Predicted 3D model of a 547-nucleotide part of an RNA (small-subunit ribosomal RNA, 5' domain) from an uncultured bacterium.

Context: one part of a larger RNA
RNA sequence: AGUGAACGCUGGCGGCGUGCUUAACACAUGCAAGUCGAACGCGAAAGAGGUAGCAAUACUUCGAGUAGAGUGGCGAACGGGUGAGUAACAUGUGGGUAAUCUGCCUUGGAGAGGGGGAUAACCUGGCGAAAGCUGGGCUAAUACCCCAUGAAGUUUAGUUGUUUUCGGACGGCUAGAUGAAAGGAUGGCCUCUAUUUAUAAGCUAUCGCUAGAAGAGGAGCUCACAUCCUAUCACGCUUGUUGGUGAGGUAAAGGCUCACCAAGGCGACGACGGGUAGCCGGCCUGAGAGGGUGUCCGGCCACACUGGAACUGAGAUACGGUCCAGACUCCUACGGGAGGCAGCAGUGGGGAAUUUUUCGCAAUGGGCGAAAGCCUGACGAAGCAACGCCGCGUGGAGGAUGAAGGCCCUAGCGGUUGUAAACUCCUGUCUAGCGGGACGAAAGUCCAGCCUGUAAAUAACAGGCUGGGUUGACUGUACCGCUGGAGGAAGCUCCGGCCAACUCCGUGCCAGCAGCCGCGGUAAUACGGAGGGAGCAAGCGUUACUC
Numbered sequence: 001a002g003u004g005a006a007c008g009c010u011g012g013c014g015g016c017g018u019g020c021u022u023a024a025c026a027c028a029u030g031c032a033a034g035u036c037g038a039a040c041g042c043g044a045a046a047g048a049g050g051u052a053g054c055a056a057u058a059c060u061u062c063g064a065g066u067a068g069a070g071u072g073g074c075g076a077a078c079g080g081g082u083g084a085g086u087a088a089c090a091u092g093u094g095g096g097u098a099a100u101c102u103g104c105c106u107u108g109g110a111g112a113g114g115g116g117g118a119u120a121a122c123c124u125g126g127c128g129a130a131a132g133c134u135g136g137g138c139u140a141a142u143a144c145c146c147c148a149u150g151a152a153g154u155u156u157a158g159u160u161g162u163u164u165u166c167g168g169a170c171g172g173c174u175a176g177a178u179g180a181a182a183g184g185a186u187g188g189c190c191u192c193u194a195u196u197u198a199u200a201a202g203c204u205a206u207c208g209c210u211a212g213a214a215g216a217g218g219a220g221c222u223c224a225c226a227u228c229c230u231a232u233c234a235c236g237c238u239u240g241u242u243g244g245u246g247a248g249g250u251a252a253a254g255g256c257u258c259a260c261c262a263a264g265g266c267g268a269c270g271a272c273g274g275g276u277a278g279c280c281g282g283c284c285u286g287a288g289a290g291g292g293u294g295u296c297c298g299g300c301c302a303c304a305c306u307g308g309a310a311c312u313g314a315g316a317u318a319c320g321g322u323c324c325a326g327a328c329u330c331c332u333a334c335g336g337g338a339g340g341c342a343g344c345a346g347u348g349g350g351g352a353a354u355u356u357u358u359c360g361c362a363a364u365g366g367g368c369g370a371a372a373g374c375c376u377g378a379c380g381a382a383g384c385a386a387c388g389c390c391g392c393g394u395g396g397a398g399g400a401u402g403a404a405g406g407c408c409c410u411a412g413c414g415g416u417u418g419u420a421a422a423c424u425c426c427u428g429u430c431u432a433g434c435g436g437g438a439c440g441a442a443a444g445u446c447c448a449g450c451c452u453g454u455a456a457a458u459a460a461c462a463g464g465c466u467g468g469g470u471u472g473a474c475u476g477u478a479c480c481g482c483u484g485g486a487g488g489a490a491g492c493u494c495c496g497g498c499c500a501a502c503u504c505c506g507u508g509c510c511a512g513c514a515g516c517c518g519c520g521g522u523a524a525u526a527c528g529g530a531g532g533g534a535g536c537a538a539g540c541g542u543u544a545c546u547c
Base pairs, nucleotide, nucleotide: 001546002545003544005543006542007541008540009539012392013391014390015389016388017387018385019384020350025348026347027346029345030344031343034074035073036072039071040070042068047062048061049060050059051058052057081303082302083301090227091226092225093224094223095222096221097220100219101218102217105215106214107213110210111209113147114146115145116144122137123136124135125134126133127132153178154177155176156175157174158173159172160171161170162169163168184207185206186205187204188203189202193200194199195198228275229274230273236266237265238264241263242262243261244260245259246258247257248256278300279299280298281297282293283292284291285290305326306325307324308323309322328339329338330337331336356382358381359380360379364378365376366375367374368373395426396425397424398423405417406416407415408414430488432483433482434481435480436479440474444470445469446468447467448466449465450464451463452462453461454460491536492535493534494533495532496517497516498515502531503530504529505528506527512519513518
């Protein structure tokens, strides 16, 4: 000098930050990932009304194609948490990939012809305490399947060019094989086509679909160098071990895996073993070199009760998915089931020690959607804590009978507290009360008008411009004004030397102090109290740790 600090005494306000360093211990409760009806088929109820009826009730209209569950698509691999493991291509820096993949997005071309069978929801049986399971029947799609076309791609055979590290790489041509799609949704229109009213199978716009090329962003693999302690871990370690051939596997090189062959490979330039540890940008310290550290924020990695495994998918070996095993907790009709806060709050426990079961999607960002919008404990805010940094205040000026009181004393008409107080005149920060009152909001969208593009079109759609309307959790907050009145706001440590600051009383090697030296045994500036003083100040000291 510093800290994610804690403890003791004390404590007025505001701003900005920070806040389980210990048990990766166990968790009650709520919320944290949904969305799309412009992909699809179903489809309520409460309530209100009408008709018939004495009434019960029946039928029917609205509620409403709403709520709802289901099929399907996209998302759920992001965002958020933690640091257990890991001494490693994990991370950092710089390369390689001629050994690779890439949903959504962007750019520019190409295509989208014909057909089929199911299934959930629903209805209806059965089993079960439940979780749930199972049979029969109906139905749709941008769900699933088949055929066609087939450029590009892949692959086989032939031929050939460029280049090369001589392994290959990139191309051209010919022939063969393989191999796509949803012409669906929505809006508009009648120019074309068909029925000739108006509509759609037609046209058109937008969004989607298929295969491929390029890009952007992302990811995989790989290489060089760097990265803690220990030799009381060394004639040491290694058998898929090291290399080769072949095969399998992967998006992809490779002992990645397997068969066979060879006997290699690493090591005092520290192998192997043991211990410790997420790494970095940074942060602290220091004149620097260096030393220490990795909390907040940002990048990468790893993990998600413990261990193992794959499925789906562009992407996971998946925190709020699945399966198996285990420990633990809960339900049970004892047959069997359910669960995973290292998400946000919160609880118990551990501990010297670390916060609210708050508000809002208004902003920023994300997912879905054509959009309106919905979801979002990300995020934006508020709450708690002097935990840290910064700022402000607790008054200012005048005022000597140098008041009273306290303390000291050489006892004096003495000294000191001390301009300190009283008293006079001011100010009005902050707090308190009253009133006014923002920025963060501009987009998007709606309405009206105009222009341009597509188009047959004045429609619709898309783009642009102008005007108007609408949206704030924080919040009646910041800020401003007024009222009032010095009123509500100072402590802590120290005073022997180091080290700024001295006397009296008490105690008498006792009680005690202490960072070091050391004080205390009857005159203690070192213990305890008092007066006085010194230093910091809403803090001041102590402890711990780092330089």

Its Rfam family is "Bacterial small subunit ribosomal RNA". The full RNA is in RNAcentral, with records from ENA.